[in-house]
Context: one part of a larger RNA
RNA sequence: AGCGCGCGGUGGAUGCCUUGGCGCCAAGUGCCGAUGAAGGACGUGGAACACUGCGAUAAGCCCCGGGAAGCCGUGUGCAGGCUGUGAUCCGGGGAUGUCCGAAUGGGGAAACCCGGUUCCGACGCGCAAGCGAUCGGGAUCAUCCCCGGGCUGAAUCCAUAGGCCCGGGGAAGGGAACCUGGGGAACUGAGACAUCUAAGUACCCAGAGGAAAGGAAAUCAUUCCGCUAGUAGUGGCGAGCGAACGCGGAACAGCCCAAACCAUGCCAGCUUGCUGGCACGGGGUUGUAGGACCGGCAUCGGGAGAAGACCAGCGGCCGGCUAGCAGAAGGGUGUUGAAAAGCCCACCAAAGAGGGUGCCAGUCCCGUAUGCGAAAGCCGACCGACUCCCGCCGGUAUCCUGAGUACCACCGGGCACGCUAAUCCGGUGGGAAACCGGGGAGCCCACUCUCCAAGGCUAAAUACACUUGGCGACCGAUAGUGAACAAGUACCGCGAGGGAAAGGUGAAAAGCACCCCAGUUAGGGGAGUGAAAUAGAACCUGAAACCGCGCGCUU
Numbered sequence: 001a002g003c004g005c006g007c008g009g010u011g012g013a014u015g016c017c018u019u020g021g022c023g024c025c026a027a028g029u030g031c032c033g034a035u036g037a038a039g040g041a042c043g044u045g046g047a048a049c050a051c052u053g054c055g056a057u058a059a060g061c062c063c064c065g066g067g068a069a070g071c072c073g074u075g076u077g078c079a080g081g082c083u084g085u086g087a088u089c090c091g092g093g094g095a096u097g098u099c100c101g102a103a104u105g106g107g108g109a110a111a112c113c114c115g116g117u118u119c120c121g122a123c124g125c126g127c128a129a130g131c132g133a134u135c136g137g138g139a140u141c142a143u144c145c146c147c148g149g150g151c152u153g154a155a156u157c158c159a160u161a162g163g164c165c166c167g168g169g170g171a172a173g174g175g176a177a178c179c180u181g182g183g184g185a186a187c188u189g190a191g192a193c194a195u196c197u198a199a200g201u202a203c204c205c206a207g208a209g210g211a212a213a214g215g216a217a218a219u220c221a222u223u224c225c226g227c228u229a230g231u232a233g234u235g236g237c238g239a240g241c242g243a244a245c246g247c248g249g250a251a252c253a254g255c256c257c258a259a260a261c262c263a264u265g266c267c268a269g270c271u272u273g274c275u276g277g278c279a280c281g282g283g284g285u286u287g288u289a290g291g292a293c294c295g296g297c298a299u300c301g302g303g304a305g306a307a308g309a310c311c312a313g314c315g316g317c318c319g320g321c322u323a324g325c326a327g328a329a330g331g332g333u334g335u336u337g338a339a340a341a342g343c344c345c346a347c348c349a350a351a352g353a354g355g356g357u358g359c360c361a362g363u364c365c366c367g368u369a370u371g372c373g374a375a376a377g378c379c380g381a382c383c384g385a386c387u388c389c390c391g392c393c394g395g396u397a398u399c400c401u402g403a404g405u406a407c408c409a410c411c412g413g414g415c416a417c418g419c420u421a422a423u424c425c426g427g428u429g430g431g432a433a434a435c436c437g438g439g440g441a442g443c444c445c446a447c448u449c450u451c452c453a454a455g456g457c458u459a460a461a462u463a464c465a466c467u468u469g470g471c472g473a474c475c476g477a478u479a480g481u482g483a484a485c486a487a488g489u490a491c492c493g494c495g496a497g498g499g500a501a502a503g504g505u506g507a508a509a510a511g512c513a514c515c516c517c518a519g520u521u522a523g524g525g526g527a528g529u530g531a532a533a534u535a536g537a538a539c540c541u542g543a544a545a546c547c548g549c550g551c552g553c554u555u
Stems, first nucleotide, its partner, number of pairs: 001554009015540001016504002020475002022472009031174002039100003042055003046078001049075003061094006070082003105114003115141008123132003143171010178209001179207005189196001193236001223250005233241002254457003257402001261282002264279007287435001289401004293395005301390005314384003318380005324372003330345004346363002348352001354366003407430007417442001437452005491498002511539001514526004
């Protein structure tokens, strides 16, 4: 030195565990903000730090309800207190809520600096009214838009526009994902690459809401799911892209204007009783055309109301949510450190789901089946009150029925469709008709059928998230969220941003009094605790690499 055996050290694999994650399902809920949000800064405890809570009334204040004997959040004791006059705790409502932040009196390098007006208080002066280069406190003062009122007031005489002031209302900013619109890639694939693809994806911007969008036929509502079907098509007919008709299901709901015509008011014009314009009201809403207009008959009844006029409110009742409550039935023996194991004999069960308790517990604890419960706030169904809406028949052919629109040409986009390409949208140019009218049926024409554009609104079925409950041939600490721990923390970066590691003594701290070694609050040896201390906090198990000690063998 090697090999072997034994005993250790180091190390933290493995096993077991789980407070944390992940996914699915069901139900419910869904915007917040100038009454100052989201998110922060700084404070706040008897005492230092971090987390949590809270805001100078600062781990809290008040009221209502629940609840019950303990409590003063966690790491964590000490000191000092609170509590049957019901605390702590849980739920509902309210008060307070520094400073920054849309941030909004002005400024600003966020959490800071500096003001105006007015009121209150202090202080000073003054006999007092009062005054103030002082101090403190409350309120208020940004901008834009709309409405109403008042004053003023051009070109231009009246007037109008405009300006100023007062009052009322609104906006702003935020939101993980979901949604709509405006913009919009490339890598990549096509085994290169240009049409094509990736993909209208990523990303940027704007906006909306608890959903959004779409939607009532110039479309046999709209939306979503299963199929039709990887079909018909489309396609350097390559790579690929990829319907519809129709069928089945979920959910179902339809409406309102503009115009013709009528009335009122104001203004203008003039041939002083007409014409035109504007405002408001009535009327009216359609394609077998409908309406206006004229005539006649009804006014009984029906319907709606968080879409459909305003207000979104009132009353009743019921259900749910936000705290909770009751809830059956076991003893003995005996092994053990400990019984819930074994054995013996019982009991409950609408409860033998699950978790905990010193080992495997229906009957010990929390629960479970089942049955109850709300002063207050919120959600929903129904009823009521209240409010609102709605007619029929005939006639005439005078009027109305959405214009730079439809349509056409060229170009572009979007439709599964890359064009002979209908339908839809846009750009440029041209540019109708008016009911004897107009659009569509995949170039186009005829016939036939069908439908009424150029105004608007619309619940549900759907998407996403959260909460609650349930479940898992989901993970079990290099896994599962990045995060089971002071985690978006420490740390890195000027910044945008990046981003960890780190769980386990024991049933219970009973966490080693006391003694000894020693430079030592390091470490160790005794003693003691404990079932165990090779469970001693660098703490369950404790693999391997690696390092020793002892013995044996080999060289």
A computed fold for a 555-nucleotide part of an RNA from an Anaerolineales bacterium, annotated as large-subunit ribosomal RNA, domain I. The coordinates come from a structure-prediction model, not an experiment, and the mean pLDDT is 80. Lineage of the source: Bacteria > Bacillati > Chloroflexota > Anaerolineae > Anaerolineales. Its Rfam family is "Bacterial large subunit ribosomal RNA". Its family is annotated with structural constituent of ribosome and ribosome in the Gene Ontology.